[in-house]
This is a predicted structure of a 548-nucleotide part of an RNA (large-subunit ribosomal RNA, domain I) from Desulfovibrio cuneatus DSM 11391. Taxonomically the source falls in Desulfovibrio cuneatus (Bacteria, Desulfovibrionales, Desulfovibrionaceae, Desulfovibrio).

Context: one part of a larger RNA
RNA sequence: GGCAAUAGGCGGAUGCCUUGGCGCUAGAAGGCGAUGAAAGACGCGAUAGGCUGCGAAAAGCCUCGGGGAGGAGCCGAAUAUCCUUUGAUCCGGGGGUUUCUGAAUGGGGCAACCCAGCAUGCUACAGCAUGUUACCUUGGUCUGAAUGUAUAGGACCAAAGGGGCUAACGCAGGGAAGUGAAACAUCUCAGUACCUGUAGGAAGAGAAAUCAAACGAGACUCCCUUAGUAGUGGCGAGCGAACGGGGAUCAGCCUAAACCGAUAUGUUACGAUAUGUCGGGGUUGUAGGGCCUGCAUCAUUGAUCUGCGAGUAGGCAGGAGAAGCCUCUGGAAAGUGGCUCCAAAGAGGGUGAAAGACCCGUAUCCGAAACUGAAAACAGCAAAGCAGGUACCUGAGUACCGCGGGGCACGUGAAACCCCGUGGGAAUCUGGGAGGACCAUCUUCCAAGGCUAAGUACUCUCUAGCGACCGAUAGUGAACUAGUACCGUGAGGGAAAGGUGAAAAGUACCCCGUUGAGGGGAGUUAAAAGACCUGAAACCUAUUGCCU
Numbered sequence: 001g002g003c004a005a006u007a008g009g010c011g012g013a014u015g016c017c018u019u020g021g022c023g024c025u026a027g028a029a030g031g032c033g034a035u036g037a038a039a040g041a042c043g044c045g046a047u048a049g050g051c052u053g054c055g056a057a058a059a060g061c062c063u064c065g066g067g068g069a070g071g072a073g074c075c076g077a078a079u080a081u082c083c084u085u086u087g088a089u090c091c092g093g094g095g096g097u098u099u100c101u102g103a104a105u106g107g108g109g110c111a112a113c114c115c116a117g118c119a120u121g122c123u124a125c126a127g128c129a130u131g132u133u134a135c136c137u138u139g140g141u142c143u144g145a146a147u148g149u150a151u152a153g154g155a156c157c158a159a160a161g162g163g164g165c166u167a168a169c170g171c172a173g174g175g176a177a178g179u180g181a182a183a184c185a186u187c188u189c190a191g192u193a194c195c196u197g198u199a200g201g202a203a204g205a206g207a208a209a210u211c212a213a214a215c216g217a218g219a220c221u222c223c224c225u226u227a228g229u230a231g232u233g234g235c236g237a238g239c240g241a242a243c244g245g246g247g248a249u250c251a252g253c254c255u256a257a258a259c260c261g262a263u264a265u266g267u268u269a270c271g272a273u274a275u276g277u278c279g280g281g282g283u284u285g286u287a288g289g290g291c292c293u294g295c296a297u298c299a300u301u302g303a304u305c306u307g308c309g310a311g312u313a314g315g316c317a318g319g320a321g322a323a324g325c326c327u328c329u330g331g332a333a334a335g336u337g338g339c340u341c342c343a344a345a346g347a348g349g350g351u352g353a354a355a356g357a358c359c360c361g362u363a364u365c366c367g368a369a370a371c372u373g374a375a376a377a378c379a380g381c382a383a384a385g386c387a388g389g390u391a392c393c394u395g396a397g398u399a400c401c402g403c404g405g406g407g408c409a410c411g412u413g414a415a416a417c418c419c420c421g422u423g424g425g426a427a428u429c430u431g432g433g434a435g436g437a438c439c440a441u442c443u444u445c446c447a448a449g450g451c452u453a454a455g456u457a458c459u460c461u462c463u464a465g466c467g468a469c470c471g472a473u474a475g476u477g478a479a480c481u482a483g484u485a486c487c488g489u490g491a492g493g494g495a496a497a498g499g500u501g502a503a504a505a506g507u508a509c510c511c512c513g514u515u516g517a518g519g520g521g522a523g524u525u526a527a528a529a530g531a532c533c534u535g536a537a538a539c540c541u542a543u544u545g546c547c548u
Base pairs, nucleotide, nucleotide: 001547002546003545004544005543006542007541008540009539015533016499017498020470021469022467023466024465025464026463027462028461029459030458031165032164039101040100041099042055043054044053046079049075050074051073061095062094063093064092065091066090070083071082072081106115107114108113116133117132118131119130120129121128122127135162136161137160138158139157140156141155142154143153169200170198171197172196173195174194180187184234210217211216221248222247223246224245225244231239232238252451253450254449255395259280260279261278262277263276264275265274266273267272285429287394288393289392290390291389292388293387294386295385300383301382302381305380306379307378314372315371318366319365320364324339325338326337328335340357341356342346348360349359350358400424401423402422403421404420405419406418407417410436431446432445433444434443435442486493487492506532509521510520511519512518
C1' cells in the first nucleotide's frame, strides 16, 4: 500500500409524513378610484426584532346581532399589569378614526420632503385650528377684437363628468423577425409576437340591396359535420373555404322622407316663401308609405318603463343533531376476543397503533337585529286593419367607372363580392342591387341612418367540492422571515432552507475538564429519538486477518 471483516465518523439518499402547490367542476362576483384607489413610507404593543392587524381615536373605538368561559394575534416561552356571566376574547352587519407618499390635484420636488395664498374662528398678537386653492371637458352667466351686427377669444360660477389602477377574455389603429420553403426574393411564420387606443361583464355581430337554384330557406353568434373536399399556390413549401345537414339559443325593433301642425329667424310683390327646432304621421319588396274616397274597431306581441310579486326567496355570523361497554396484548387501544346499539348520519379529520357509537363533524332540520337583495307570473301602458283612386315619398358626391391598394381560403388571375385613397359621376319603382368576367332571360333582394337579450370567450377574486395530480432536487420561484437573502448603476436576475417525542417529561444531581467544548455516571422516556424520524453510497478513521 491492497483486499476482507468488524466498530465508528462524515454525509443526507431512501422509506413514511404534509401545513404547500397543481388541475378541474358548480355557483357567486366581474371591478376599485377626487367621499382620494392600487401600491407603499413612517408609526401604533408593559417589554417588541420580524410577520399579521391597525392609523396620532393607531394588534384598536362605537353600535347592532351571534356565541358562552375564559382572554390580552403569530414566531415565542416567561414575567408584570389588566379584561371577563353587568357576557370579555372570538365571529358577522353597520358606523367612526384613517399620519405622509401615490392619478396626487395650492406651488415645488431627488415619492413618503420643502414652501405658500385666501376665508372663517381662536389668540398670550409669536401664532394656532378648520376649510379651500391642479388641469381638461360639458353646462351656465358676464364680457368681447380685426369688423357694423356678430364670431373668435377672455373672465367667473357649479356637491356636473373625466384623470389613475386592474389577471385573462373583447373590439379597433399600427405591425415584425427568428423560422419553413432543406439556399432565397413572391410565399410562409402571421395579421402571430409586440406597441397604442378603448370598453364590458362579457365584447363583437345582428333582423337580408342574404343565400339558393328552377326546389326552396328566412337576423346574428357558437359547436359538430360538410372537408383537408372545392379551390388557391415560385401549382413549391404551404394556405384552405362555402352551400347543405345536425345541434345550442332564439326576438325583434326605432328612425330619415312624403304629409299635417306649432314655434323661431330671414326674405317679402304682404299673397306667401326658405331654413332651423319641436310634436304628430311613417318604416317596406307578394313593394310599402303619404294624400283623397269608402268600410272596420280586435286577435296578438312586448327586451324598455310603472305597479305588484317583495324588502319576499336568497346572501353575509350561527343552532339542534342518533348510537358502546368489558377483556387481552401493549408505553398507549381505535387492534384481538366477547356481547350490544344507531343509521335520512358507515363523507372526512382528530384522539398515545387501525374508532359509525370518545371529540370535531356528517345526513336531516332550524336560524338574522343590521346590511344587501332577485326572478317567473299578473296588471298598467305601448304597438297594432281592409278596398279603390292618385303618382307625392322611400337615406347622393352615394351607387357605379378609370387608376393605386387592402380584405375575402382566392398570390391579378376569366376575378365577381366587400373596403380605402384619388379622378370622374347615375337612376328614382316604367327604379335599383345580386346570382364569381360580361350580356339576355329568369330568380331573388331593397344599399348609401340606427338599436337589439340568449346561446359564446375569460378568471385577479369569493364559496362549496373533486382528482388512476405532486409529495420537499417533486409540486408555484416560494410548504420555512420568499419575490425574502443575495447579485446588478439599472432594466432585471433570484436562491437555499420541512419532520425530537404521545407529552418537553428538553437530561435535576455527581465526577473529569479552563466556572469550556465534550465526555463518564445518574435520571426521563416505549425508545435517547438528546436539537433530534429513518439514516443508503461516495469519502475518512480505528482494530483484526491475509497478501505484497